[in-house]
Molecule: c-di-GMP-I riboswitch aptamer
Organism: Actinobacteria bacterium UBA6100
RNA sequence: UUCCGAAAAAGGCAAACCCUGGGAAACCAGGGGACGCAAAGCCAUUGGGACUAACCCCCGGUUCACUCGGGAUAUGUUUGCCAGGCUGCCGAA
Repeated sequence: UUCCGAAAAAGGCAAACCCUGGGAAACCAGGGGACGCAAAGCCAUUGGGACUAACCCCCGGUUCACUCGGGAUAUGUUUGCCAGGCUGCCGAA
């Protein structure tokens, strides 16, 4: 240095849930809170998966519009879904 990950040391992050705010929603941010995590650090312009469906489109309800319901749809979301890439603390076996 690489691989690896301990009944080690110093620490770190923060699920569900609650409150506040944003968003059409998924979800996100802040505060509280800890299920867990050796990368639960970063990349969604690396690939796949999953979630949502506002706008546009199609169908139905309707005389037309408004309005209601359904379908399809990502440019939206998820890195704590999987893989991949980059970076990083410590040093037992």